[in-house]
Molecule: Glycine riboswitch aptamer
Organism: Neoroseomonas lacus
RNA sequence: UAGAUCCCGCGCGGGAGAGUGAGGUGGCGACACCUCCGCCGAAGGCGCAACCGGCCCCCGGAAACGCUCAGGUACCGAGGGCCGCGUGGGGAAGG
Numbered sequence: 001u002a003g004a005u006c007c008c009g010c011g012c013g014g015g016a017g018a019g020u021g022a023g024g025u026g027g028c029g030a031c032a033c034c035u036c037c038g039c040c041g042a043a044g045g046c047g048c049a050a051c052c053g054g055c056c057c058c059c060g061g062a063a064a065c066g067c068u069c070a071g072g073u074a075c076c077g078a079g080g081g082c083c084g085c086g087u088g089g090g091g092a093a094g095g
Stems, first nucleotide, its partner, number of pairs: 001095001006090009019037001021036006038073003044069001045067003051061004
């Protein structure tokens, strides 16, 4: 000087899964609320955990695995791991 790979934030686009379940209450209705059962996992959370690391029979980190507390479960809407593009910041390689 530049600022690859990489990390974080923001914006835009895409984005799955699972009951139009049963009963009750309110309502003209659309729907809303409560209870119960079933189901889903891709916000978050947790771990009995693949895998990785270390001063190694102990400790640390930890998944798209597992659990389903939370959340969700026709359409709509919201959310949504992750992917793509843009942008701001960080920072080290290289010259």